[in-house]
Notes:
c-di-GMP-I riboswitch aptamer from Firmicutes bacterium UBA5324, 90 nucleotides, folded computationally. The coordinates come from a structure-prediction model, not an experiment, and the mean pLDDT is 81. NCBI's taxonomy places the organism under Bacteria, Bacillati, Bacillota.
């Protein structure tokens, strides 16, 4: 420098679930816990998925409230793309 993930060493992350907090929700954070992960490290840029408070439209007893719509909310442990990177192969 390159390729790629068969094995070893060191180290790392942490699904489901439980508890608490925040939030309208999706979800996030902390602690516990390990299904898994070589980028399960970082970036919501493209696609995709989830939610629907406020808004709009409709209904309604025009109050309460219900339905529909739709990110400006969320997810990188869904897939691409970008940046960096341990060990190992060559």
């Nucleotide at each position: 420098g390159u390729u790629c993930g068969u094995a070893u060493g060191a180290g790392g992350c942490a699904a489901a679930c439980u508890u608490a907090a925040u939030g309208a929700a999706a979800a996030u954070u902390a602690a516990g816990g390990a299904c898994g992960c070589a980028a399960a490290a970082c970036c919501a840029u493209g696609g995709g998925a989830c939610u629907a408070a406020g808004g709009a439209u409709c209904g309604g007893u025009u109050u309460a409230u219900g339905a529909u719509u739709g990110a400006u909310g969320u997810c990188u442990g869904c897939c691409a793309g970008g940046u960096u990177g341990c060990c190992a192969u060559c």